Predicted 3D model of a 393-nucleotide RNA (Bacterial RNase P class A) from Cryobacterium frigoriphilum.

[in-house]
RNA sequence: UGGGUCGACAAGACGGUCGCGUCAUCCGUUGGGUUUUCGGACCGAGCGGAUGCCGAGGAACGUCCGGGCUCCACAGAGCAGGAUGGUGGGUAACACCCACCCGGGGCAACCCGCGAGACAGUGCCACAGAAAGUAGACCGCCACCGGCAGAGCCUUCGGGCCCGGCCAGGGGUAAGGGUGAAACGGUGGUGUAAGAGACCACCAGAGGCCAGGGUGACCUGGUCGGCUAGGUAAACCUCGUCCGGAGCAAGGUCAGACAGAAAGCGCUAAGGCGGCUCGCCGAGCUUUCGGGUAGGCCGCUAGAGGGCUGCGGCAACGUAGUCCCGAGAUAGAUGGCCGUCAACGGUGCCUUGUGCACCCGAACAGAACCCGGCGUAAUAGCCGGCCCAGUCC
Numbered sequence: 001u002g003g004g005u006c007g008a009c010a011a012g013a014c015g016g017u018c019g020c021g022u023c024a025u026c027c028g029u030u031g032g033g034u035u036u037u038c039g040g041a042c043c044g045a046g047c048g049g050a051u052g053c054c055g056a057g058g059a060a061c062g063u064c065c066g067g068g069c070u071c072c073a074c075a076g077a078g079c080a081g082g083a084u085g086g087u088g089g090g091u092a093a094c095a096c097c098c099a100c101c102c103g104g105g106g107c108a109a110c111c112c113g114c115g116a117g118a119c120a121g122u123g124c125c126a127c128a129g130a131a132a133g134u135a136g137a138c139c140g141c142c143a144c145c146g147g148c149a150g151a152g153c154c155u156u157c158g159g160g161c162c163c164g165g166c167c168a169g170g171g172g173u174a175a176g177g178g179u180g181a182a183a184c185g186g187u188g189g190u191g192u193a194a195g196a197g198a199c200c201a202c203c204a205g206a207g208g209c210c211a212g213g214g215u216g217a218c219c220u221g222g223u224c225g226g227c228u229a230g231g232u233a234a235a236c237c238u239c240g241u242c243c244g245g246a247g248c249a250a251g252g253u254c255a256g257a258c259a260g261a262a263a264g265c266g267c268u269a270a271g272g273c274g275g276c277u278c279g280c281c282g283a284g285c286u287u288u289c290g291g292g293u294a295g296g297c298c299g300c301u302a303g304a305g306g307g308c309u310g311c312g313g314c315a316a317c318g319u320a321g322u323c324c325c326g327a328g329a330u331a332g333a334u335g336g337c338c339g340u341c342a343a344c345g346g347u348g349c350c351u352u353g354u355g356c357a358c359c360c361g362a363a364c365a366g367a368a369c370c371c372g373g374c375g376u377a378a379u380a381g382c383c384g385g386c387c388c389a390g391u392c393c
Stems, first nucleotide, its partner, number of pairs: 001389007009381001010379001012341007020055002023052008032043004057364001061375002064373005069247004081243005086100005101115001102113004116238002121236002123232003138177002140173003144169001146167003150163001152161003185203006204228002207224007251298004260289006271281003305324008345359005350353001
């Protein structure tokens, strides 16, 4: 210098102006309550205004996983169902994190793995292929038996001996060809009619046993018997571990109004049915239902919180001390415009540097009970560790 890999940071600053929300204080205004010496005083609420403080994120997102919190359920155990799956640790917990093991990729830094069990059982393995599992004979190879035509030799001419070829048959053979993602380990030899771990040597692998190391996954070495018996569990299944349900629209609390309904009250009642009586309709008042509904308030934001330092630990993390931390809306506020400046980046110029001028100065997105993760989205940029290659000193 180039390429790669891993990790961290930032998500502009100041001013002006217009605007939004919570809270505090003050002013105005409208109801209410208490009290009163009737002048008022005090308390609390709604609406409007002024001033002041504060007001989104690294993902606030998806709502995928785990927990806190709340209510309901619950003697214990099992079944069912769901989740999870190398080992050890961390944590409130996890499908997360750390360290390690094994397997795979990469020259390396580093990355990837839904990484238990396929000799418990059942199933499945497309297409191709003869055969897809204690399987399988299509071609080829091999001997046997039968048939056909023929060459050679001998002959007493009646035949006899022998050789290869072709066809058919039932067999042997997993060495060779061919199919496939996958076909019973590989190379060489012995052996055989031809072959084959059938046997032998070496190599590779799995398993049993032993020894050593490690908390463990596992690793290293030795030894035994030719053991070589495919894959698939995001197929059923088996094994170990974990899991009660619903969610802030949880839950608690204050508590209406209109229509309508029921009961009660009155000189049978205001009034009506032309005057009277009976009867009928029935205003009004009280209580209850309507409804624990609409709505208000609480829950509600200081918490498994963060920074720094010390200690323990390889680390994740734990622990002690100290400091810091002012959204809480409810149809949902946190914004718009203008100016100045700036990190970084880009282009140009020449006086080649702490230079000047111009440009850029962005994206994804947005709280809604809270927290830990994971995943996804996206940017003007910037910094660092490590690895590989090249060049110069």

Its Rfam family is "Bacterial RNase P class A". Gene Ontology terms of the family: dimeric ribonuclease P complex, ribonuclease P activity and tRNA processing.